Molecule: transfer RNA
Organism: Bacteroidales bacterium
RNA sequence: GGCGAGGUAGCUCAGCUGGUUAGAGCGCGUGAUUCAUAAUCACGAGGUCGGCGGUUCAAGUCCGCCUCUCGCUACCA
Numbered sequence: 001g002g003c004g005a006g007g008u009a010g011c012u013c014a015g016c017u018g019g020u021u022a023g024a025g026c027g028c029g030u031g032a033u034u035c036a037u038a039a040u041c042a043c044g045a046g047g048u049c050g051g052c053g054g055u056u057c058a059a060g061u062c063c064g065c066c067u068c069u070c071g072c073u074a075c076c077a
Stems, first nucleotide, its partner, number of pairs: 001073007010026004019057001028044005050066005
């Protein structure tokens, strides 16, 4: 340099053939329960969906460019 996969909540990850409310588990906060803790249950907070632009009535999802991570590969030595 080329090819491929990926970047979504604090962490690990879903998200279909674009469709109107963006989710799960863990973690965190509050409450219930308990003598107390753990566990369990209920509720809640937490998101520029990597960045910019484009297409569209509508984009996490499609297109272009950029950027970061991982893997494979080529060249040089």